[in-house]
This is a predicted structure of a 73-nucleotide RNA (transfer RNA) from a Patescibacteria group bacterium. The coordinates come from a structure-prediction model, not an experiment, and the mean pLDDT is 80.
RNA sequence: CCGCCCGUAGCUCAGUUGGUAGAGCAGUUGCCUCUUAAGCAAACGGUCGUAGGUUCAAAUCCUACCGGGCGGA
Numbered sequence: 001c002c003g004c005c006c007g008u009a010g011c012u013c014a015g016u017u018g019g020u021a022g023a024g025c026a027g028u029u030g031c032c033u034c035u036u037a038a039g040c041a042a043a044c045g046g047u048c049g050u051a052g053g054u055u056c057a058a059a060u061c062c063u064a065c066c067g068g069g070c071g072g073a
Base pairs, nucleotide, nucleotide: 001072002071003070004069005068006067007066010025011024012023013022019056028042029041030040031039049065050064051063052062053061
């Protein structure tokens, strides 16, 4: 320098026929228990890496850039 993959909640990831974002774990609160753990329930938690473009509508399509990984020269 060139090519490919990944970037979504605190963590691990799903969501790829474009229709307005979800699960598990962790944490919080409550129930249960003599207490703890386990179990049960609820709520909370996100500018979808950044900036533009297309569209009535973008995590999703297009472009550039940033970060990480792999390969090639």
It matches the Rfam family "tRNA". Rfam classes the family as a transfer RNA. Rfam links the family to the GO term triplet codon-amino acid adaptor activity. It was read from a public genome assembly.